[in-house]
RNA sequence: GCUGAUGUAGCUCAGUCGGCAGAGCGCGUCCUUGGUAAGGACGAGGUCGCGGGUUCAACCCCCGCCAUCAGCU
Numbered sequence: 001g002c003u004g005a006u007g008u009a010g011c012u013c014a015g016u017c018g019g020c021a022g023a024g025c026g027c028g029u030c031c032u033u034g035g036u037a038a039g040g041a042c043g044a045g046g047u048c049g050c051g052g053g054u055u056c057a058a059c060c061c062c063c064g065c066c067a068u069c070a071g072c073u
Base pairs, nucleotide, nucleotide: 001072002071003070004069005068006067007066010025011024012023013022019056027043028042029041030040031039049065050064051063052062053061
């Protein structure tokens, strides 16, 4: 230098055909107990890597860039 994959909540990851952004763990409050652990209910937490484009509408499609990983030279 070229090619490919990945980038979504604090962490690990879904979201496969464009139409309300989600799960588990963690965190907070509460319930249960004499008190823990375990269990249960509710809740907070997101510029979906960045910038453009297409579209009535983009995590999703297109272009460029950045980061990480892998391969080729």

Predicted 3D model of a 73-nucleotide RNA (transfer RNA) from a Planctomycetota bacterium. The coordinates come from a structure-prediction model, not an experiment, and the mean pLDDT is 80. Taxonomically the source falls in Planctomycetota (Bacteria, Pseudomonadati). Its Rfam family is "tRNA". The family's RNA type in Rfam is transfer RNA.